[in-house]
RNA sequence: GCCGGAGUAGCUCAACGGUAGAGCAGCGGUAUCGUAAACCGCAGGUUGGAGGUUCAAAUCCUCUCUCCGGCU
Numbered sequence: 001g002c003c004g005g006a007g008u009a010g011c012u013c014a015a016c017g018g019u020a021g022a023g024c025a026g027c028g029g030u031a032u033c034g035u036a037a038a039c040c041g042c043a044g045g046u047u048g049g050a051g052g053u054u055c056a057a058a059u060c061c062u063c064u065c066u067c068c069g070g071c072u
Stems, first nucleotide, its partner, number of pairs: 001071007010024004018055001026042005048064005
């Protein structure tokens, strides 16, 4: 330099172009003599960044950044 993959909650990951979710972690509660496990609930998001297409974009297109792999 070329090709491919990944980037979404604190972490690991989902999500046919049509309300952004789960598990764990966090907080509150139930329960217990008490703690943990368990159960119930709550909160947490510029979907890496910028632009474009569309009535509507995490999703499609372009550019760009970071990481991983391959080729040279």

The RNA shown here (transfer RNA) has 72 nucleotides and comes from Candidatus Kerfeldbacteria bacterium RIFCSPHIGHO2_12_FULL_48_17. The prediction has a mean pLDDT of 83.